Predicted 3D model of a 526-nucleotide part of an RNA (small-subunit ribosomal RNA, 5' domain) from a metagenome.

Context: one part of a larger RNA
């Protein structure tokens, strides 16, 4: 000199953009943060409508008939998104390669979607328990579950053969049939099997990645082989047997420290230091361990076991996990609101309408940082008053003020007032599908609705210089000097050093210098 996720002191007008627990991975009250689908299903607790009954005429009762829908079965999601950096020095990360793998949803193309069965929750009845929560009997449905049939391709094979699947739902409809439910046709969404792809993921290798030798030897599934098991998959991954190997001064092992990278800061560069915010990867979710479900987890807001802690209890037994967003206590020099909205972007579910979304978008707080603007402009000598100094003549503050003439940014007041929002939807036409002028799909045109921010940005008008300057320093380094007080005292100080009676170095005042809504100090890096 540059820089910071800074803090402290004094001071503080406005706007834009950004950042904001670096410390205790300390403990957490409260609310919210993952749901959705009735176009899978049986149903109907509650709400609304319709219908019926009773009457006291505005109330009661009944009724899944309709819109819908609590609880329940089932599907998909919950493995994403969000947080943190404890652990980890190589099961990680970065770069470059590799072969023995998996993949729900999505895309492309192929073949199917036939016929049966037995249960179970909800519900109901009884019952146990303070509760959390159970137990027993009975009824019922499915895209839940299980056989059978079929099998282009698929799997196994000793090549003879053997094995294995599915589920329906919704919309529309001319003829025909009908038990009047529908069959049947067709479209869409699904389901099953198998193939390829995209994207994603698992695995292996090479190179690189902090300090310590006052850590020199380390290793028994250890190193390799054969065989088997196991996995989606290679492999001591695991096991039996066999051999005795493997690593190491090119630093093994041990100890300490640490998430890694793109990058950030500094520097002319080489380098040095760092890894907040943003992005990629990894690890973790009260502590330790384990598996289940699933395409995917050994799972932050799932399960089980153990432990510590907190809470409820009728003492028998139970409940919990903010390193999600807010917020509280504690720690600390120190770090924000228990806010709004799903309008946009994105995500989950759904045919869709739509629902959910503390992701996100916004607002709030803080000069924490960066950037911009303002606190007036012109002219004005009686060089006013006052202050300070003085050689008492004057000098200086100083064109500074006052008074005069202007302007009105920002702020204030009033009026107008956005873009961010066109998709989805509706409708017309065309094309496709189709028996069909239906329904559906696609395209084009027209068009209704939808804004948290926000009456915000922005624009116009009005009044008035009106509401808006401080901080540090002035011995040298280093820009800027005098007076008084003090008297090696009080104090200053980054270094040299100042102060013991005329201190430009302490304190105050006047003046000056520097920066300026900041200035200085402290800490830290180059």
């Nucleotide at each position: 000199g540059a820089u910071u996720g800074a803090a402290c002191g004094c001071u503080g007008g406005c706007g834009g953009a950004a950042u904001g627990c670096u410390u205790u991975a300390c403990a957490c009250a409260u609310g919210c943060a993952a749901g959705u689908c009735g176009a899978a299903c049986g149903g109907c607790a509650g709400c609304a409508c319709g219908g019926g009954a009773g009457c006291u005429u505005g109330c009661u009762c009944c009724u899944g008939g309709u819109g819908g829908c609590g609880a329940g079965u089932g599907g998909c999601g919950a493995a994403c998104g969000g947080g943190u950096g404890a652990g980890u020095a190589g099961u990680a990360u970065a770069u470059c390669g590799g072969a023995a793998c998996g993949u729900a949803u999505c895309c492309a193309a192929u073949a199917a979607u036939g016929g049966g069965g037995g249960a179970u929750a909800a519900c109901u009845a009884a019952u146990c328990g303070a509760g959390a929560g159970g137990u027993u009997g009975g009824c019922u449905a499915a895209u839940a579950c299980c056989g059978c049939a079929u099998a282009c391709g698929c799997c196994c094979u000793a090549c003879g053969g053997g094995g294995g699947a599915a589920a329906g739902c919704a919309g529309g409809g001319g003829a025909u049939c009908u038990u009047c439910g529908g069959a049947c046709c067709u479209u869409g969404c699904g389901u099953u099997a198998a193939u390829g792809g995209a994207g994603c993921g698992g695995c292996c290798g090479a190179u690189a990645u902090c300090g310590g030798a006052u850590u020199a030897g380390c290793u028994a599934g250890u190193u390799g082989g054969u065989g088997a098991g196991g996995u989606a998959a290679a492999g001591g991954c695991u096991c039996a047997c066999c051999a005795a190997g493997g690593c190491g001064a090119c630093g093994a092992u041990c100890c300490g420290u640490a998430g890694c990278u793109g990058g950030u800061c500094u520097g002319a560069g080489a380098g040095g230091a760092c890894g907040a915010c943003c992005a990629g990867c990894c690890a973790c979710a009260c502590u330790g361990g384990a598996a289940c479900u699933g395409a995917g987890a050994c799972a932050c807001g799932g399960u089980c076991c153990a432990g510590a802690c907190u809470c409820c209890u009728a003492c028998g037994g139970g409940a919990g996990g903010c390193a999600g967003c807010a917020g509280u206590g504690g720690g600390g020099a120190a770090u924000u609101u228990u806010g709004g909205a799903c309008a946009a972007u994105g995500g989950g579910g759904g045919c869709a309408a739509c629902c959910c979304u503390g992701a996100u978008c916004c607002a709030g707080c803080c000069a924490u940082u960066c950037c911009g603007c303002g606190u007036g402009a012109g002219a004005g000598a009686a060089g006013a008053a006052g202050g300070c100094c003085u050689u008492c003549g004057g000098g200086u503050u100083g064109u500074a003020a006052a008074g005069c003439u202007c302007u009105u940014u920002c702020g204030c007041a009033a009026g107008g007032g956005a873009a961010g929002a066109a998709a989805c939807g509706a409708u017309a036409c065309a094309a496709g599908c189709g028996a069909a002028u239906a329904a559906c799909u696609u395209g084009u045109g027209u068009u209704a609705a939808u804004g948290a921010c926000g009456g915000u940005a922005c624009c116009u008008u009005g009044a008035u210089a009106a509401g808006a300057a401080g901080c540090a320093c002035c011995g040298g380094c280093u820009a800027a000097c005098u007076a008084c007080g003090u008297g090696c005292c009080a104090g200053c100080a980054g270094c040299c050093g100042c102060g013991g009676u005329a201190a430009u170095a302490c304190g105050u005042a006047g003046g000056g210098u520097g920066c300026g809504a900041g200035c200085g100090u402290u800490a830290a890096u180059c």

Rfam family: Bacterial small subunit ribosomal RNA. Its family is annotated with ribosome and structural constituent of ribosome in the Gene Ontology.